[in-house]
Overview
Predicted 3D model of a 75-nucleotide RNA (transfer RNA) from Thermus scotoductus. Lineage of the source: Bacteria > Deinococcota > Deinococci > Thermales > Thermus. Rfam family: tRNA. Its family is annotated with triplet codon-amino acid adaptor activity in the Gene Ontology. Rfam's curators write: Transfer RNA (tRNA) molecules are approximately 80 nucleotides in length. The family's RNA type in Rfam is transfer RNA. Model confidence (mean pLDDT): 81 of 100.

RNA sequence: GCCGGUGGAGCUCAGCGGCAGAGCAACCGCCUCGUAAGCGGUAGGCCGCCGGUUCGAAUCCGGCCACCGGCUCCA
Numbered sequence: 001g002c003c004g005g006u007g008g009a010g011c012u013c014a015g016c017g018g019c020a021g022a023g024c025a026a027c028c029g030c031c032u033c034g035u036a037a038g039c040g041g042u043a044g045g046c047c048g049c050c051g052g053u054u055c056g057a058a059u060c061c062g063g064c065c066a067c068c069g070g071c072u073c074c075a
Base pairs, nucleotide, nucleotide: 001071002070003069004068005067006066007065010024011023012022013021018055026042027041028040029039030038048064049063050062051061052060
């Protein structure tokens, strides 16, 4: 330099262009003599950044940033 992948809740990750979700963690409650486990509930995000397309973008397109992997050349 070229190619590909990833970027979303505190963490790990789902999510065909049409209300952003699950598990774990946190908090509250139930259960228990009590704790853990189990069960129920609550809160927590405007989806890496900037543009474009569209009635409508986490999703499609372009640029950029960060991380990971691969290939290759010059000095």